[in-house]
Molecule: transfer RNA
Organism: bovine gut metagenome
RNA sequence: GACGGUAGCUCAGUCGGUAGAGCACGAGCCUUUUAAGCUUGGGGUCGUGGGUUCGAGCCCCACCCGUC
Repeated sequence: GACGGUAGCUCAGUCGGUAGAGCACGAGCCUUUUAAGCUUGGGGUCGUGGGUUCGAGCCCCACCCGUC
């Protein structure tokens, strides 16, 4: 200097407008049982602190961490 940091994990989130998916986890159905499959639920300080804005994961500044 470039890229990245968003759920337990892997990652989306275009143009600023109430934050999502898959896997995992809980419950139910199914099954002799397990697994698989189906349905459903819980789970978030969006790295930290400021700023701009009616409104920020997204824009601006500083800082921290990781990769090159």